[in-house]
Small-subunit ribosomal RNA, central domain from Leucothrix pacifica, 349 nucleotides, folded computationally. RNAcentral holds the full RNA, with entries from Rfam. Its mean pLDDT, the model's own confidence on a scale to 100, is 91.

Context: one part of a larger RNA
Order: sequence, then C1' cells, then structure tokens
RNA sequence: CUGGGCGUAAAGCGCGCGUAGGCGGUUAUUUAAGUCAGAUGUGAAAGCCCCGGGCUCAACCUGGGAAUUGCCUCUGAUACUGGGUAACUAGAGUUUGGAAGAGGGGAGUAGAAUUUCAGGUGUAGCGGUGAAAUGCAUAGAGAUCUGAAGGAAUACCAGUGGCGAAGGCGGCUCCCUGGUCCAGAACUGACGCUGAGGUGCGAAAGCGUGGGUAGCAAACGGGAUUAGAUACCCCGGUAGUCCACGCCGUAAACGAUGUCAACUAGCCGUUGGGUGCCUUGUGCACUUAGUGGCGCAGCUAACGCAUUAAGUUGACCGCCUGGGGAGUACGGUCGCAAGACUAAAACUC
Repeated sequence: CUGGGCGUAAAGCGCGCGUAGGCGGUUAUUUAAGUCAGAUGUGAAAGCCCCGGGCUCAACCUGGGAAUUGCCUCUGAUACUGGGUAACUAGAGUUUGGAAGAGGGGAGUAGAAUUUCAGGUGUAGCGGUGAAAUGCAUAGAGAUCUGAAGGAAUACCAGUGGCGAAGGCGGCUCCCUGGUCCAGAACUGACGCUGAGGUGCGAAAGCGUGGGUAGCAAACGGGAUUAGAUACCCCGGUAGUCCACGCCGUAAACGAUGUCAACUAGCCGUUGGGUGCCUUGUGCACUUAGUGGCGCAGCUAACGCAUUAAGUUGACCGCCUGGGGAGUACGGUCGCAAGACUAAAACUC
C1' cells in the first nucleotide's frame, strides 16, 4: 500500500460558515483528454523463463525464441468519465399567503420571597443538631405589624412540550433581528454535497479594568465529630456568583453515535401546519415537518439499534492501531496568567 474499524472494547473534531480539493441530476450534440483496440519505433547485451546444441554428466559455455507488464508516434472506437455547446426540471434556491416558538440583542416594567434598615407591639429566649456547641439576644433578640432600601432569580402555567448549528434559552411589555414549518402557483435553471488549511460561535470555572453585592458560597476563622478530621454536620465568611467591555477556548461540550442523500414492515402517543369526512364534536381519517415509546426484516461480541438506524448503499471529512510512560517532555504557535493546541522517546509489562 492493500485491508479492518470508530454507541459501550482504541477511535466522530464541542458546533457552524467556508477556501483549495474530492464528488456531482436529466436530454441532445460535439470533442476525443482519461478509457479501449490495432500498428510502426523503442524497451542494449548479459541474466531470468522455454526449446535445442557442446564439454562423458552437471556446474559452465553456446544458438534460437519468449518476456521486457513501459514509453513515443500514428490510425481507429465513443458506452462511461472529463472539456465545449444547446436545452430541461425531479436537486438547490427565489417570490406569495399563512403558522408556531424560553431563537438572539436592547430598553422598560411587575409580583412573591430572602436579607438589611427605621418605627410600633411585646418578653426571654432564638437558632442549630443525631446530640450539642460556637453564634444571636435584656444595649430588648426571635415572633408579629407598618414602611423603606437593594440585589438576584422568575413558583404555578410546565409537558420524553417548544426554539436553536452547538454551547444553550423560561415573569410581562415594546423595539431591532436570525432561522424553521405548511399550502399553492409562478420564476431561476444544477446555482449542489462535503470540506484539508482558514475563520466565527462556544457551559462552568478562571483572568484584566471599572461597577455592583440581597441570597449563596471555594479560601479562611470558629464549634462539633474523631485515635486524628487540614473532611462529611453546625455558626460565620472573602473571592466568586450579577453588570459593562476585553481575554481564556476547555467539559461525561454525550445520543459517549460527523455531515449530506437515497432506499427498506408496522403499531401507539405527542407538538406545529395542511386536506377531507360527516353524526359539528373535548370528533374521526389522511398528509407533512418535528419529538417520544414499542416492534419486523436486517445488523451487532453481546447489550441493544431498528424510516430520528447502529439496516442496505453512495459522496466527502475527521479519527483509531496493546497497557503504562503520557495527552507528558522537548520544540513551535497562541495566552496577561492559569494554561490551551500540536506531540514523541527511552524504559517497562
């Protein structure tokens, strides 16, 4: 190289967009680059292989043939691939009318609750635990009522419900804005798929500058527990959690399942459209796009998957090759740093 794989054994980049490249619908025509056929030339000799000959045989020597899978040129073939031309509409897209939605950004606003503060009532406890103690409280706590402040999050609705490429998104209103679905006709006419590099987005934590800080809470302090207790439990409590801007670029970033397309029994639920039917009902049937449960064929080591495939195929990308050493060292790139990405070997089993 051929080959085998990637849900759980090693292996799908966290997710998009997209450059090069790879691959690419239908018809006609043309070309003849790939492809195929024939021919000339060349492919030194020796050697290898085949058929003979010579040393008594063999090794060895020698004659002829074949082979030399290749290359150049010429002449043809035209199914397929490629190039050109003309056309098409089934892929893709545009337009029209509808529809749902926690999709994104900004501004405003509402109520419940926690905490704190002020005031009223009121008196001896409160709090916490397995039990306690630290803690709070006669300088009047806790409880209760009234008022105020401030921050953060939005009970019920709420749903294997919805939206988004993923991360993720949840009170209400307004503004700006992306995508999707359905129906029907018209239009464009292959404009497509994938995507090495590249580029953008990317939970939490963390970092920088400035703000904010109610609750919670690493670190830290104290009380317990214990042989000890740098913990689990309790009382406190700072970063942080929140906002703006800028970094970081990771995750069990998971469906541990790359993207796109086609095909392959069904049944039951549910969300958004559409159509039809009547017995207009909280209806039924069909269809389409999602989202779930079960299940055949098939697949699988088994578990299981099964029209949302892990089935049957095609296109393109990524990745794997025994365990440890190690996702480490070194080097490089990036980063303020933390570190990230790329990525070995000795040795050892």